[in-house]
RNA sequence: AACGUGUUCCGGGGUCGGUGUAAGUCCGAACCGGCGGUGACAGUCCGCGACCCCCCAGGCCUCAUGGCCGAAGGGUUGACUCGGUGAAAUUCCGAGACCGACAGUGAGAGUCUGGAUGGGAGGAACACGGC
Numbered sequence: 001a002a003c004g005u006g007u008u009c010c011g012g013g014g015u016c017g018g019u020g021u022a023a024g025u026c027c028g029a030a031c032c033g034g035c036g037g038u039g040a041c042a043g044u045c046c047g048c049g050a051c052c053c054c055c056c057a058g059g060c061c062u063c064a065u066g067g068c069c070g071a072a073g074g075g076u077u078g079a080c081u082c083g084g085u086g087a088a089a090u091u092c093c094g095a096g097a098c099c100g101a102c103a104g105u106g107a108g109a110g111u112c113u114g115g116a117u118g119g120g121a122g123g124a125a126c127a128c129g130g131c
Base pairs, nucleotide, nucleotide: 003129004128005127006126007125008124009123010122015029016028017027018026030111031110032100033099034048035047036046037045043098044097052075053074054073058069059068060067061066080096081095082094083093084092102114103113104112
C1' cells in the first nucleotide's frame, strides 16, 4: 500500500405556447440524463440502484383472530444508428433517431403533486487494525 472494521458527510435533472370549462398530462415546440465498469469522456454497451412482485430471519401492536414494519435471498423493469478521427470510441466530433417506475389529477405526465425530511448503487474524509 492493498484489504478489513468503525464513524461522519455527500449521494437525480428538466416547460413554454396552442386548444379547451378544465391539460406543466392532449397537440406543437423545447428541455433533462443516478452509480461502477469499459483500450478514450456512455440516458441507449456490460452490470448496479430506485419502483413493483415473490419469499422470509426477525421486530412491534393485539386476550385472540389479525394487523403493521421488514434484513438476507429471488424475480420483473426502457432505448442507436450512419459518417469522421484514432492504436483504441454503440463513450469523442458531425448528423439523424430513440427511451424514461408506481400512485394521484378538473383531461391521458420522463419534466406537476405524492410515498420521499424515505431508500439507494456508490463516492469522499477520518480513526483503528494491517507488511